This is a predicted structure of a 114-nucleotide RNA (SAM riboswitch aptamer (S box leader)) from Kangiella spongicola. Lineage of the source: Bacteria > Pseudomonadati > Gammaproteobacteria > Kangiellales > Kangiella. It was read from a public genome assembly, where an Rfam model found it.

């Protein structure tokens, strides 16, 4: 690396360095950025998993931040593919909207496998 599982509407800052784009991939829209984004470091927090203590109802429990990773702008920043809801056009198939509802792909994290 594959590969399972879960999770993902909330939550969280500063300071140094770099110097121009970033916000996953595509495409379209929004946004963030020299008032210095994005990445690196330092410290801080924050609380998703793993752990830790606690209940003992054993869990979809509740609490913690010592430790292992992860996070700390906008719902995973929105939409895209499927289905249905609503509305509106249309004789009807259908079309078209929506900050709509399920669900998939995809991506991210965490454990396990390996």
């Nucleotide at each position: 690396a594959u590969g399972u599982u879960a999770u993902c509407a909330a939550g969280a800052a500063a300071g140094g360095c770099c110097g121009a784009g970033g916000g996953a991939c595509u495409a379209g829209a929004c946004c963030c950025u020299a008032u210095g984004a994005c990445g690196c470091c330092u410290u801080a927090g924050c609380a998703a998993c793993c752990c830790u203590u606690u209940c003992c109802u054993u869990g979809u429990a509740a609490a913690g931040a010592a430790g292992g990773u992860g996070c700390u702008a906008c719902g995973u920043u929105c939409u895209a593919c499927u289905u249905c809801u609503u509305g509106u056009c249309u004789u009807a198939u259908g079309a078209c909207a929506a900050u709509g509802a399920a669900g998939a792909u995809a991506g991210a994290u965490a454990a396990c496998u390996g």